Lysine riboswitch aptamer from Clostridium acidisoli DSM 12555, 169 nucleotides, folded computationally. The prediction has a mean pLDDT of 76. The RNAcentral record of the sequence draws on Rfam and Ribocentre. NCBI's taxonomy places the organism under Bacteria, Bacillati, Eubacteriales, Clostridiaceae, Clostridium acidisoli. RNAcentral records the identical sequence in 2 taxa. Rfam family: Lysine riboswitch aptamer. Rfam describes the family as follows. Riboswitches are metabolite binding domains within certain messenger RNAs that serve as precision sensors for their corresponding targets. Rfam links the family to the GO term lysine biosynthetic process.
[in-house]
RNA sequence: ACCUAGGGUAGAGGUGCUGAAAUUAUGAGUAUUUAUUCGUAGCUGGUAAGUUAAGAUGAAUAAAAAAAGGAAUUUCAGCCGAAGGAAACAAGCUGACGAGUUUGGAUUCUGGCUUUACAUAGAAUAUAUGUAAAGCUGUCACUAAUAAAAGUGGAGAGCUACAAGGUAC
Repeated sequence: ACCUAGGGUAGAGGUGCUGAAAUUAUGAGUAUUUAUUCGUAGCUGGUAAGUUAAGAUGAAUAAAAAAAGGAAUUUCAGCCGAAGGAAACAAGCUGACGAGUUUGGAUUCUGGCUUUACAUAGAAUAUAUGUAAAGCUGUCACUAAUAAAAGUGGAGAGCUACAAGGUAC
């Protein structure tokens, strides 16, 4: 130096990733329920179906009164393809079809974070996802520079360190 090797062990990136719990606010005095009054025919739904003259949908008053998701803070745990996404497939759940959702492995994309614009979901200005752009940052290669610094490009099956065995010098 090369092979074993897309191997093994241990690590780094930082407003780093994921999960769980507690508290607080928002959601909201909203949905919803009951009572009274007005009013008079449909209302919900993609279909099926349900509900309504025993007065629905709707409106007003009074009383009672949520939740999910997301957010902030704190604590704990697992980690560094951490993890997240896309379409399809398989299984389960929601009464049926449609549709939605959970899990699973295979394929494929993304180094990480932030901001902006558009689209989808959503009550939402929260948040998530996708596309595009800009910026910051880590790592390696190349080109520079030398006190220090910069530019271009690549991708995590990467990068750094260590060790055993074999071959050659």